The RNA shown here (TPP riboswitch aptamer (THI element)) has 110 nucleotides and comes from Winmispira thermophila. It matches the Rfam family "TPP riboswitch aptamer (THI element)". The literature on the family includes a 2002 paper in Nature by Winkler et al., "Thiamine derivatives bind messenger RNAs directly to regulate bacterial gene expression". The organism belongs to Winmispira, within Bacteria.

[in-house]
RNA sequence: GGGCUGAAGUGGGGGUGCUCGGCAUGAGGCCGGGCUGAGAAAGGGCGGUGCCCUUACCCUUCGAACCUGACGUGGGUAAUCCCACCGUAGGGAACUUCGGCCGGAGUAUG
Numbered sequence: 001g002g003g004c005u006g007a008a009g010u011g012g013g014g015g016u017g018c019u020c021g022g023c024a025u026g027a028g029g030c031c032g033g034g035c036u037g038a039g040a041a042a043g044g045g046c047g048g049u050g051c052c053c054u055u056a057c058c059c060u061u062c063g064a065a066c067c068u069g070a071c072g073u074g075g076g077u078a079a080u081c082c083c084a085c086c087g088u089a090g091g092g093a094a095c096u097u098c099g100g101c102c103g104g105a106g107u108a109u110g
Stems, first nucleotide, its partner, number of pairs: 002102009011060004017035007041055006066091003072085004
């Protein structure tokens, strides 16, 4: 110097769905359950039924976290990208430090 690989730090990226019962209706819900998931949660803000911020969680180019195609195709569910395909597709957020394993060559000494 090469190949494979683990961790940490800082920075960055991302999603926040579906559903049942009761209560409330000057309120941005409250209480208790169910489904998938790493995460559907907690705290806070905003006067009109949805948005935003922080924490948590996941991912960070070795990139399927997440987005697009997509009101796609097939299956399934009480319902939902719930599952598979699509997918060697098109995009997608990086730097630093420490460590482990593998194998080769050169040099020195014996």